[in-house]
RNA sequence: UGAGAGGCCUGGGCGGCCGCUCCGGUUCGCCGGGGAGGAAAGUCCGGACUCCGCGGGCCAGGAUGGUUGCUAACGGCAACCGGCCGUGAGGCUAGGGAAAGUGCCACAGAGAGCAGACCGCCUCCGGGAGUUCGCUUCCGGCGGUAAGGGUGAAAGGGUGCGGUAAGAGCGCACCGCGGGCCUGGUGACAGGCCUGGCAGGGUAAACCCCAUCCGGAGAAAGACCGCAUAGGAGGGUGUUGGCGACGGCCCGCGCCGCCCUCGGGUAGGUCGUUCGAGGCCGGGCGCGAGUCCGGUCCCAGAGAAAUGGUCGCCACCCCGUUCGGGGUACAGAAUCCGGCUUACAGGGCCUCUCACGCA
Numbered sequence: 001u002g003a004g005a006g007g008c009c010u011g012g013g014c015g016g017c018c019g020c021u022c023c024g025g026u027u028c029g030c031c032g033g034g035g036a037g038g039a040a041a042g043u044c045c046g047g048a049c050u051c052c053g054c055g056g057g058c059c060a061g062g063a064u065g066g067u068u069g070c071u072a073a074c075g076g077c078a079a080c081c082g083g084c085c086g087u088g089a090g091g092c093u094a095g096g097g098a099a100a101g102u103g104c105c106a107c108a109g110a111g112a113g114c115a116g117a118c119c120g121c122c123u124c125c126g127g128g129a130g131u132u133c134g135c136u137u138c139c140g141g142c143g144g145u146a147a148g149g150g151u152g153a154a155a156g157g158g159u160g161c162g163g164u165a166a167g168a169g170c171g172c173a174c175c176g177c178g179g180g181c182c183u184g185g186u187g188a189c190a191g192g193c194c195u196g197g198c199a200g201g202g203u204a205a206a207c208c209c210c211a212u213c214c215g216g217a218g219a220a221a222g223a224c225c226g227c228a229u230a231g232g233a234g235g236g237u238g239u240u241g242g243c244g245a246c247g248g249c250c251c252g253c254g255c256c257g258c259c260c261u262c263g264g265g266u267a268g269g270u271c272g273u274u275c276g277a278g279g280c281c282g283g284g285c286g287c288g289a290g291u292c293c294g295g296u297c298c299c300a301g302a303g304a305a306a307u308g309g310u311c312g313c314c315a316c317c318c319c320g321u322u323c324g325g326g327g328u329a330c331a332g333a334a335u336c337c338g339g340c341u342u343a344c345a346g347g348g349c350c351u352c353u354c355a356c357g358c359a
Base pairs, nucleotide, nucleotide: 001355002354003353004352005351006350007349008348009347010346012314013313014312015311016310017309018308020035021034022033023032024031025030037330041341042340044339045338046337047336048335049218050217051216052215061214062213063212064211065210066080067079068078069077070076081095082093083092084091085090096209097208101207102206103203104202105201118149119148120145121144122143124141125140126139127138128137129136130135157175158174159173160172161171162170176198177196178195179194180193181192182191183190184189222271223270224269225268232262233261234260235259236258237257241256242255243254244253278297279296280295281294282293283292284291285290315328316327317326318325319324
């Protein structure tokens, strides 16, 4: 210099004016202070909190799946192990069980399962042709053969030497694999030695088996107060009371009254509600995720929902010869917290790898 790998930060700034919301003060005129995010998003996991439910066990269902840790918990994170990819820095990995059972393995192919002779190769038998009489070649048949070709995602260890009629773990060496032992490691696992010719192919984000975990609903959770000795519906009661239609009286009826029973409505208010598994700084322990101690700070809490508008200067980008004009990523709290996933114009920083060059 070029090409990459891993991680992190920021994501318009300053000022004037006018507004919105919350809190505090107030002489009621105002004054002072706080006011979106790294993802507030998707609502995918896990928890706090609240209400409901709850004797125990089994079955069913769901989730997870290398090991050791971290954590309130997790399907998250850290470190490590194994496998695959990359020259490398690094990346990806649901990574338990296929010898409990079941299913599936399309197409192609002879054969897809306690496997398979389509081509090929080979001994033997019969026949034809050639012949230098050694044999060669062709056709047919009984067999042998999983080395070679071919099909396929996958065809019963791999490479080589020996061996054989041709072949074959048939024999041997190395690699792989199974079993046993030893050593190291908390462990996943790694290394070594001995031994077995090698075994029932793959598939479990197929059913299934094994191990671990799991009660339900969610802030519209839930609690309190007020309107409220208000008012409504149904039933009963009437000896005396009041009112109604009548000119008056009596009976009857209805309403008021009294007693009993029973729901419903309300843009109501307050709490929950923001001080929290909290942020920052320093120190101890730990490779790390984290954890402990000390100091310091208070940092949106509305309720259908505020966080905005405009002007000037500057920064960056686009159009434009100058003047000038336009734009500033993704997106926006709704009980809170830990994660995951997804979106993101531009700018900046750190560490590492490879190639080439120079000193």
Record summary
A computed fold for a 359-nucleotide RNA from a Planctomycetota bacterium, annotated as Bacterial RNase P class A. It matches the Rfam family "Bacterial RNase P class A". It is annotated as a ribozyme. Rfam describes the family as follows. Ribonuclease P (RNase P) is a ubiquitous endoribonuclease, found in archaea, bacteria and eukarya as well as chloroplasts and mitochondria. Taxonomically the source falls in Planctomycetota (Bacteria, Pseudomonadati).